[in-house]
Molecule: transfer RNA
Organism: Podarcis lilfordi
């Protein structure tokens, strides 16, 4: 660096808890189990086949 706190080993598909959407359950909420969205890693270059990582500015 996801809405919120954090990972990502030597440059190699960007993940994870919580949070939210849905369902399942339950007389309902709550809890809990299942699942889905969500990121151009603070902005612009630069180096490389390739940058969240190297390097410049701000």
């Nucleotide at each position: 660096u996801a809405g919120c706190u954090c990972a990502a080993u030597u440059g190699g598909u960007a993940g994870a808890g919580c949070a939210u959407a849905a369902g399942a359950c339950u007389u309902g909420u709550a809890a809990u189990c299942u699942c889905a969205g969500g990121g151009u890693u603070g902005u612009g270059g630069g180096u490389u086949c390739g940058a969240a990582c190297c390097u410049c500015a701000c």